[in-house]
Context: one part of a larger RNA
């Protein structure tokens, strides 16, 4: 200078920002990912209307029509996105530049063609039943955009000709031949969707070249090892797996081992080249209680899905079950130390949805705390040859000091009183709709009122005197100071230097 700091001591305000560096130690409790009835079969409130029946002559009840709120359950999308943490990892993990004639891409958006025709479930219910529970079991019934046949084939896969072209392996063509597979309905004025091919966007995967830590008190490592043929496996290339053959391949331009670490964009320092760091934001990656594994999906090997092992906690009728905050608050613990079990979806993104809407601890504020930056304030102007009071004093004085007292004013902030937003685009037929917030502002009123500490004062270094003390208490970043006149130690008064701060600490330039 700088800081996610602590620490002592002090504190009057407001914008902005910032807030577990330690135990990725363990968690009580709420809440964080749901939507769609315009896919289905149900279920069928409120209110309407018709009959009846009690009667208290305008209330109940029953019942058939209308009419849908509503909800469990099937189906569909989303739940791989947002949020958090850096434990692991010295790696194509990251930063840069390539490349794929070796790839995938749901929802978007462009084109072309098409939506024909059948069927067998089973959920939910209903009926029986097992368990304490979690959760089932069986029988029977019922729908679909749920499953599952068939036709159909502009297009697509394989195969092969012809044709053109590159960068090896190959690649183009609405060129020819030849085999093989899909579609679903709802609502009906618009529209919303299904399925196949082409192309485009975003996303992603996958190779390679550079580049960025210490250690040689680590020198030799390596059998799926390094290549090849074949097959398998993937969305793809590959020893990625596997049969077979072959002995390669790295290493002193530092292999292999050890420590130790997320990388960057940035940020502190510094003229600058460096040199340090990776808190907040932004962008990869990696994890989710410790390992290992798939499944379902365009997309995970999956924080708040699913199996097994393990440890740990809980519940139990001891047969068996539940769990996973390194998501927001929060709670013990560790520690020098780091907040509230807050409002609200009004705005900006998100998921579902035709939309209303619903959901959202993403986010948008609000609370803590001088943790940081930046601003303003604790009054202003006159007032004495200079009050009292400290203090020193060579007793004459000097000094605090225009300071105070006292006259004159002003009222920022805080206070109190009235008035009061913008953010609101949209969205609803229309009334209406802002969490912050009665907040920010604005204007009134009183009244110097309610607002200063804090470290130094021997050199480095701005600032000196009296007293105590007497190598004693002590001081102390270096020199060093203190053993009887201490400007270096403790208190006074006085002065320097900063200021809501001021000093020390730890760390980095």
């Nucleotide at each position: 200078g700088a800081u996610g700091a602590a620490c002592g001591u002090u504190g009057g305000c407001g914008g902005c920002g910032u807030g577990c560096u330690u135990a990725a130690c363990a968690c009580a409790u709420g809440c964080a990912a749901g939507u769609c009835g315009a896919a289905c079969g149900g279920u069928g409130a409120a209110a309407g209307a018709g009959g009846g029946a009690g009667c208290u002559u305008g209330c109940u009840c029953c019942u058939u029509c209308u009419g849908g709120a509503u909800c469990a359950g099937u189906g569909g999308c989303g739940a791989a996105c947002g949020g958090g943490u850096g434990a692991g990892u010295a790696a194509c993990a990251c930063g840069u530049g390539a490349g794929u004639a070796a790839c995938c891409u749901g929802c978007c958006c462009u084109u072309g063609a098409c939506u024909c025709u059948g069927g067998g479930a089973u959920a939910a219910g209903c009926g029986u039943u097992g368990g304490a529970a979690a959760c089932g079991a069986c029988g029977u019934c019922u729908a679909a955009u749920a499953c599952c046949g068939g036709a159909u084939a502009c297009g697509a896969g394989c195969u092969u000709c012809a044709g053109c072209c590159g960068c090896a392996u190959g690649g183009c063509u609405a060129g020819g031949a030849g085999c093989u597979g899909g579609a679903a309905a709802g609502a009906a004025u618009u529209u919303c969707g299904g399925u196949c091919a082409a192309g485009g966007a975003u996303g992603g995967a996958c190779u390679c070249g550079c580049g960025g830590c210490c250690u040689a008190u680590c020198a030799g490592c390596u059998a799926g090892u390094u290549g090849g043929u074949g097959a398998g496996g993937u969305a793809a290339u590959g020893g990625c797996u596997c049969a077979c053959c072959a002995a390669g391949g790295c290493g002193a331009c530092g292999a292999c081992g050890g420590g130790u670490a997320g990388c960057c964009g940035g940020c502190c320092u510094g003229a600058g080249a460096g040199g340090g760091u990776g808190a907040c934001c932004g962008g990869c990656c990696a994890c989710a209680c410790u390992g290992g594994g798939a499944c379902u999906g365009a997309g995970a090997c999956a924080c708040g899905g699913c199996c097994c092992a393990g440890a740990c906690u809980c519940c139990u009728a001891c047969g068996g079950g539940a769990g996973g905050c390194a998501g927001c608050a929060g709670u013990g613990g560790g520690g020098a130390a780091u907040a509230u079990u807050g409002c609200a979806c009004a705005a900006u993104g998100g998921g579902c949805g035709a939309a209303a809407g619903c959901c959202u601890g993403a986010u948008g504020c609000a609370g803590c705390a001088a943790c940081g930056c930046c601003g303003c304030g604790u009054g202003a102007g006159g007032g004495a040859c200079g009050a009292c009071g400290g203090c020193c004093u060579u007793c004459g004085g000097g000094u605090u000091g225009u300071a105070a007292a006292c006259c004159u004013c002003u009222u920022u902030u805080a206070g109190u009183a009235g008035g009061g937003a913008a953010g609101a685009a949209g969205c609803g037929a229309a009334a209406g709709u802002g969490a912050c917030g009665g907040u920010a502002c604005c204007u009134g009123c009183a009244g110097a009122a309610a607002a200063a500490g804090c470290a130094c004062c021997g050199g480095c270094u701005a600032a000196c005197u009296a007293c105590g003390u007497g190598c004693c208490a002590g001081c102390a970043g270096c020199c060093g100071c203190g053993g009887u006149a201490a400007u270096a130690c403790g208190u006074a008064g006085g002065g320097u230097g900063c200021a809501a701060g001021c000093g020390u600490u730890a760390u980095c330039c």
The part of an RNA shown here (small-subunit ribosomal RNA, 5' domain) has 509 nucleotides and comes from an uncultured bacterium. It matches the Rfam family "Bacterial small subunit ribosomal RNA". Model confidence (mean pLDDT): 84 of 100.